Context: one part of a larger RNA
Molecule: small-subunit ribosomal RNA, 3' major domain
Organism: uncultured bacterium
């Protein structure tokens, strides 16, 4: 002076504990181990891997394998030779396709001393390179997870120690904080913390092709539909407001706690974005860069089919459910956040239906995609059932060249296990958790995952002994 300790004080955090929900049981989706395989590409391994890289594997992606090809190369940059721009469509032979091979047809640049002379573009030719998702994340840089949004972690100077170092940052109160106070051989600083940014609650101004019968005219079979206004709503610029500012109390007369008033909102008002010096030779050479290494007629490059989709089994993270706060029929309102031009796609029209025809508007507060739970009404009356929907069969629907291997959806049939889940274990403190739907990236297609939106809307917390994680002081150490 660290680290640890089944020591000690003090204190935090959904840490426990008080509730409310889930996981482990079942079927299905997903990632993963093993198995297996020609190949099942490759990473990622407690927490901090395992719906992770993959915001989308039939071809493509694609890096994995068989086979067919090509070898200055798919791509750069430079030398020589020839050719003249070149591009492209279209038939057409071989062929699984790259590939090479015939014919037609459109197009054909600048400069120019009018010479293929010069750029350029094309062949072909011999090196120089080219290319490598090939090794090393234990050479690296970028990035990035984690302790931890935890409240810590230095440094100048001065002072103490021979010294490593100490002091300062301890101490007594106080915070959400090394946050403020007070004391003190310290005295100041720096990175953090806080605020300064955004967003959400209230008002005011400004601005109104959204919104109003608010007030008036016209107009109804329904309608801001019109006329006309911009007051309300709202949509975005400014602005204001909150600061323990006001009162009580309390406390060292300090910092602050407590309670209360007024307030749309209080004592960080709710979320966000914002990660200090540092662990973990953490992760990534497969985003990208790049040191060393290695391949060079193959560890490079095209193509075609297959494989990454296997399946005795393990384990994770989710979906649906085991019903009656619950299926089913009918009936029937209320949202936001958001996307829309090789797009949304309305009206009508066809089909049970996926879905097709038709095509109006809209480049979008103007058109267009657009709720569900809930609420009324009826029935089912505890059944493996009108619960539950796996699976298998048939017919079809859309996307795409192309759904065997291996897409998603519809209709009829079919109806599996599951009657609340052993030991263990997960989240969560309010507009939260459980529920109910909607959008959106990526995308031709495709979503139980992931980003986000709003709709209904609880229950608990005594209180810190204990289980984990943490932070400060302090002890004890054979440990560095």
């Nucleotide at each position: 002076u660290g680290a640890c300790g089944g020591g000690g004080g003090c204190c935090c955090g959904c840490a426990c504990a008080a509730g409310c929900g889930g996981u482990g049981g079942a079927g299905c989706a997903u990632g993963u181990g093993g198995u297996u395989u020609a190949a099942u590409u490759c990473g990622a391994a407690g927490c901090a891997a395992c719906g992770c890289g993959c915001a989308g594997a039939a071809c493509c992606u694609u890096a994995c394998c068989a086979g067919c090809c090509c070898u200055u190369g798919a791509c750069a940059u430079g030398g020589g030779a020839c050719g003249u721009a070149u591009g492209g469509g279209c038939c057409u032979c071989g062929g699984a396709g790259a590939c090479g091979g015939g014919g037609u047809c459109c197009u054909u640049c600048a400069g120019u001393u009018c010479g293929g002379c010069u750029g350029g573009c094309g062949u072909c030719c011999a090196c120089a390179c080219a290319g490598g998702u090939g090794c090393u994340g234990c050479a690296u840089g970028g990035c990035u997870g984690u302790c931890g949004u935890c409240a810590g972690c230095u440094c100048g100077u001065g002072u103490c120690g021979u010294g490593a170092g100490a002091u300062g940052u301890u101490g007594g109160g106080u915070u959400a904080a090394g946050u403020c106070c007070c004391g003190c051989a310290a005295c100041g600083a720096g990175c953090g913390c806080a605020a300064c940014c955004c967003u959400c609650a209230u008002c005011u101004u400004c601005a109104g092709u959204u919104g109003c019968c608010a007030g008036c005219g016209g107009g109804u079979u329904g309608a801001g539909c019109u006329g006309g206004g911009c007051a309300c709503u709202c949509u975005g610029g400014a602005g204001a407001a909150a600061c323990u500012g006001c009162c009580g109390g309390u406390g060292a007369c300090a910092a602050g706690c407590c309670g209360g008033a007024g307030g749309a909102a209080g004592g960080c008002g709710g979320g966000g974005a914002u990660g200090a010096c540092g662990u973990c030779a953490a992760g990534u050479c497969c985003u990208c860069a790049u040191g060393g290494c290695c391949c060079u007629u193959a560890c490079g490059g095209g193509c075609u089919g297959g494989g990454c989709u296997a399946c005795a089994c393990a384990c994770g993270u989710g979906c649906u459910a085991c019903a009656a706060u619950g299926g089913c029929g009918g009936u029937g309102a209320c949202a936001g956040c958001g996307g829309g031009g090789a797009g949304c796609g309305a009206u009508g029209g066809g089909g049970c239906g996926a879905c097709c025809c038709u095509g109006a508007g809209c480049c979008a507060a103007u058109c267009c995609c657009g709720a569900a739970a809930a609420g009324c009404c009826g029935u089912c009356u505890c059944a493996g059932u009108u619960c539950g929907g796996a699976u298998u069969g048939c017919a079809c629907u859309c996307u795409g060249c192309a759904a065997c291997u291996c897409g998603a959806g519809u209709g009829c049939a079919u109806g599996a296990a599951g009657u609340u889940g052993g030991a263990a274990u997960c989240g969560c403190u309010a507009g939260u958790a459980a529920u109910c739907g909607c959008g959106g990236a990526u995308c031709a297609g495709c979503a139980u995952g992931c980003c986000g939106c709003g709709g209904u809307g609880a229950a608990u917390a005594c209180g810190u002994u204990c289980c984990c994680g943490g932070g400060c002081c302090u002890u004890g150490u054979a440990c560095a």